Source information:
A computed fold for a 73-nucleotide RNA from a bacterium, annotated as transfer RNA. The sequence was found in a public genome assembly.
RNA sequence: GCACGCGUAGCUCAGUUGGUAGAGCACUCCGCUGAUACCGGAGCGGUCCCAAGUUCGAAUCUUGGCGCGUGCA
Numbered sequence: 001g002c003a004c005g006c007g008u009a010g011c012u013c014a015g016u017u018g019g020u021a022g023a024g025c026a027c028u029c030c031g032c033u034g035a036u037a038c039c040g041g042a043g044c045g046g047u048c049c050c051a052a053g054u055u056c057g058a059a060u061c062u063u064g065g066c067g068c069g070u071g072c073a
Stems, first nucleotide, its partner, number of pairs: 001072007010025004019056001027043005049065005
């Protein structure tokens, strides 16, 4: 330099006929216990990497940029 893939909650990830974003873990509170752990319940947490375009509507489609990874040279 070229090709491909990825970027969504603190972490690991889901979210594919475009229709107002979810799970597990973590964290906070409550229950349980003599106490802790386990377990159960509730809660907190994201302008979906950035910008532009298409559309009534974009995490999702298109274009450009940035970052990471893999392969080739």
Model confidence (mean pLDDT): 81 of 100.
It matches the Rfam family "tRNA". Its family is annotated with triplet codon-amino acid adaptor activity in the Gene Ontology. Rfam classes the family as a transfer RNA.